[in-house]
Predicted 3D model of a 74-nucleotide RNA (transfer RNA) from a Rhizobiaceae bacterium.
It was read from a public genome assembly.
RNA sequence: CGGCGCGUAGCGCAGCCUGGUAGCGCACUACUCUGGGGGGGUAGUGGUCGCGGGUUCGAAUCCCGCCGCUCCGA
Numbered sequence: 001c002g003g004c005g006c007g008u009a010g011c012g013c014a015g016c017c018u019g020g021u022a023g024c025g026c027a028c029u030a031c032u033c034u035g036g037g038g039g040g041g042u043a044g045u046g047g048u049c050g051c052g053g054g055u056u057c058g059a060a061u062c063c064c065g066c067c068g069c070u071c072c073g074a
Base pairs, nucleotide, nucleotide: 001073002072003071005069006068007067010026011025012024013023020057028044029043030042031041032040033039050066051065052064053063054062
């Protein structure tokens, strides 16, 4: 320098192809079961979807540029 992949909640990930309410597990908070611990149950909090722009009635999703990480090539 060129190319593939990845970037979404504190952590691990799905959703993207085929645009239409942002989700799952763990964790966390409150209450509860238990004499307590451990463990279980119920409810809940938490997101500029890497950044900027474009298309569209509508973008995590499509298009363009950029940044970071991994890998491959030179």

About this RNA: It matches the Rfam family "tRNA". The family's RNA type in Rfam is transfer RNA.